[in-house]
RNA sequence: AUAAAUCUUCGGGAAAGGGUGUAAAUCCCAACCGGCGGUGUUCGGCCAGCGCGCCGUAAGUCCGCGAGCCCUUAAAAGGGCAGAACCUGUAAGAUUCAGGUACCGACGGUAAAAGUCCGGAUGGAAGAAGAUUAGA
Repeated sequence: AUAAAUCUUCGGGAAAGGGUGUAAAUCCCAACCGGCGGUGUUCGGCCAGCGCGCCGUAAGUCCGCGAGCCCUUAAAAGGGCAGAACCUGUAAGAUUCAGGUACCGACGGUAAAAGUCCGGAUGGAAGAAGAUUAGA
C1' cells in the first nucleotide's frame, strides 16, 4: 500500500429590506443557499531531477450517486420518474479557471401558490474517517 469481514463516529445550507392584500418568509420587487464520489489549466505546499512532476485543494447547471415521488406485490422484492449554462478571454489542454450574463431546486401542510417556514425527520442515505481480525 491492498482485497475482505465486523464494529464505532461523523454525514445539508438559505428569505435582510420593501409592495399588494382580510390573509403571503408561499404572489410581486429584492435578498439568500448549494449534500456525496469523479474530473479539473485555480490556490497552497514539496524537490538531486522544476516537470504536461508529486501531495492537498477547487463544478448547484459536465459524468455518476443520494434523499423524494409513482406503479406492481400478502410480503420479500421488482420496475419506473427524477432540475438547471451559455458567451468572451487565457491555454497544449477548461461546459471546472477569470470576466460577464442567465438558469435550477422532492413530497405533505398552510388564512394565499414555498429551494429558504412547519412536518415525516432525535429518521434514512450517497458517502467520509477510524478501529479490530492482523500475525503476514